[in-house]
RNA sequence: UCCUUAUCAAGAGAGGUUUAGGGACUGGCCCGUUGACACCUCAGCAACCAGCAUGAAAUUGUAUGGUGCUAAAUCCAGAAAAGAUAAGAA
Numbered sequence: 001u002c003c004u005u006a007u008c009a010a011g012a013g014a015g016g017u018u019u020a021g022g023g024a025c026u027g028g029c030c031c032g033u034u035g036a037c038a039c040c041u042c043a044g045c046a047a048c049c050a051g052c053a054u055g056a057a058a059u060u061g062u063a064u065g066g067u068g069c070u071a072a073a074u075c076c077a078g079a080a081a082a083g084a085u086a087a088g089a090a
C1' cells in the first nucleotide's frame, strides 16, 4: 500500500512546546491569536488483540502488555461510495 472481517449516536483533559490554520474529500455548519491543529509529558476512557481469572463450552470479569481514543453522531448531508480504528492475510 492493498484485501478480508468487525465496530463507529456511549465514554474520557490537564500542563508544556509551537503558531494559523483545523474538523479526510465536496457543500454546509462549526472550532481557532481568550492559542485551535500538531507534537511531548502526565492523567483518563474504552475493551479490538494478547495475558490473567471464571467456565465443559458459550460467555463473563480484569486492565498487566500491544494498539486506539479523550469538541460537536464518522459534526451534518453526499454514495452498493469514502474514511477511521482493531485483528488477520498478501
Stems, first nucleotide, its partner, number of pairs: 001090001003088006013042005021031003025078004043070003048066003051062003074082001